[in-house]
Parts: sequence; structure tokens; C1' cells
RNA sequence: CUAUGCUACACGGGGAGCUAGCGGUGCCCUGUACCUGCAACCCGCUAUAGCAGGGUGGAUGGCCGGACUGAGGGCUUUUAUCCGGAUUAUCUCCUGGUGAUUUUCGGGCGAUGACGUUCUCAGACCUGUACAAUAGAGAGUUGAUGAACCCCGUCAGGCCCGGGAGGGAGCAGCGGUAGUCAAUUUCUCUAUGUGUUGCAGGUAUCUGGGAACCAGCUGCAGGAUCACCUGGGGGUAAUUCUGGAAGGCUCGAGGUCUGGCUGCAUAG
Repeated sequence: CUAUGCUACACGGGGAGCUAGCGGUGCCCUGUACCUGCAACCCGCUAUAGCAGGGUGGAUGGCCGGACUGAGGGCUUUUAUCCGGAUUAUCUCCUGGUGAUUUUCGGGCGAUGACGUUCUCAGACCUGUACAAUAGAGAGUUGAUGAACCCCGUCAGGCCCGGGAGGGAGCAGCGGUAGUCAAUUUCUCUAUGUGUUGCAGGUAUCUGGGAACCAGCUGCAGGAUCACCUGGGGGUAAUUCUGGAAGGCUCGAGGUCUGGCUGCAUAG
């Protein structure tokens, strides 16, 4: 140096996130650089940091450092009012509504005296009283009933006394009394959210009548102004969010250049 056969190693990488840490599945960026199974309330490992199985290339393979460039990601600062959005405050305009003020040669009323003020009278209102009404109680009147006996009068029969004449007590009955019930309203008393009947007093207020004074009154229509409420538009300020821009830090695939390191066996 050649041929053959092996081995190391390689067969993508990165970011965020998760994790004690590493890697993976999943998301994102590069980019094309094996297959199968496991796997996000997760799967497998332990600073030699996926595990298990299979396959390909194979020291013309592989690893490391530096320079330049650099997709993309993460964090952060400034914007500074660049775009857009949200909230709050404030100002303003419009629409709709409510209330208040304003009396215009609009309406209505007004010298046939308005509005209003004062006086006066009356009513409403309050109190008292008289009367009436209602309710209740009592008395009276009438009727009915009515004390088995312990209420009255009269007492048939019967009973008792007497020789007799006669007398006695006395049930029922009859007539009454006490009592009970009913009716009437003739009378008395009591009561009231009954009456608007009479009389008297009070009265802050309301209504009406009369008298005096005088000259305008009335927001009723339209208009104007102000205040409040609902809805919408616009401006300003503050705060905040997304995007964009610039900067810083950090991670960083890929690309270019350059340098270094690196096996074994057999045969010739």
C1' cells in the first nucleotide's frame, strides 16, 4: 500500500416547557439525516443519564476546537404616543323624556272690577248641650201560666168533738198572691264612629257670599334658558393589553473556512 473480516462510533439537531437532573412522546423552528414497542394527572434512565428488540454504513468512519455567517426561540428595557382595543375621569354635540324659570302687541280671563290683600258673614272642622233614633235595663198595663204540702180567702165530700143543736181542723175544686213566660211602648235611666234637627262656644286651615282697594292675571300653545335622567357620536388625560419598531442579555439548527485527534486481526 492492497484484499478480507471485525470493533469503536454514526444513522439528525435546537428552543420553550416539564424534571432534583438527563432524555423521550407531545408543541415550536430548522431541515431530510433507519424500523418496531413504551410514554403527559406521563415513559425510561442517573452526571458514562431514554429503555428493549432488529437493521444499515463502518475507520474514505467518527470525534473535538476556533473564525465568519446565521433561520428561529426565550427574557428584559425604551418607545411614546407607531397601529388597534379596554377601563376610568372630564369636556362637548345630538336624540328622547321629566322638572323649573321666562309673558312675546300668541291664546284665555279682566273697569259687567280679574288676580290678590284686608274686614265681615256663613258653611266645612272641633267641643258641649237639647231633641230624635238605635240598643239594653227597670217600672207600668194586658194576657197566659201559676206554689201537691211548709201563701191568702172560701171550703163540697170525707174526718174529729158533741146526746143534739151546732162547732172545729182542713184535702180537692174555685177565686186570688208570690213567682215564671209573652206582648205593647205609657213612663224612667244608661250608652254611642246614629242625625246634620235646634242652641252656644272655639277655630291654625279650606270653601262660598258681601264690602273696600286697584290693572293686570294666567306657563295654556309656541319659543328660549337652566338642571336631571336614558341612549348615541366626538375630543382630552391617566392606566392597561395585543401587535409593530429599536436596543441589551441568553440559547441556538444549518452553512463556509481552518486546525487537531483516532483502532484490531489475518493474508500478500